[in-house]
Context: one part of a larger RNA
RNA sequence: CACCGCCCGUCACACCAUGGGAGUUGGUUCUACCCGACGACGCUGCGCUAACCCUUCGGGGAGGCAGGCGGCCACGGUAGGAUCAGCGACUGGGGUGAAGUCGUAACAAGGUAGCCGUAGGGGAACCUGCGGCUGGAUCACCU
Numbered sequence: 001c002a003c004c005g006c007c008c009g010u011c012a013c014a015c016c017a018u019g020g021g022a023g024u025u026g027g028u029u030c031u032a033c034c035c036g037a038c039g040a041c042g043c044u045g046c047g048c049u050a051a052c053c054c055u056u057c058g059g060g061g062a063g064g065c066a067g068g069c070g071g072c073c074a075c076g077g078u079a080g081g082a083u084c085a086g087c088g089a090c091u092g093g094g095g096u097g098a099a100g101u102c103g104u105a106a107c108a109a110g111g112u113a114g115c116c117g118u119a120g121g122g123g124a125a126c127c128u129g130c131g132g133c134u135g136g137a138u139c140a141c142c143u
Base pairs, nucleotide, nucleotide: 003110005107008103009102011100013097014096015095016094018092019091020090023087024086025085026084027083028082029081030080031079032078033077034076039072041070042069043068044067047065048064049063052061053060054059113134114133115132116131117130118129119128120127121126
């Protein structure tokens, strides 16, 4: 680059991140219950026992050991929950892109002034109704 201008939305294509999503995989963690190894601890200890004590020398006691029982407890199991991450048919919009499709909504009175709120409608920008604003041009009037 100055109206042969600027510019809006749908649609199509490509890529990117993202919301929803039946579910699915894994990590961490919580609660309840089940199981309960090792171990120390507690109780028991009829079997065993050199040291210590007693002894009538037969043995007895203390202590200890094996064994038995118990609560504690790691792992594991069952059920339910929390949280984080991955995957997930399908689905919602968003961003970017040289160029594409449909129209032409806005910018000049943008060719129906525009905008705001609201309701209804519509391929899309949008359209219509009601209320509001001037951040409207033009004409007329007033100063």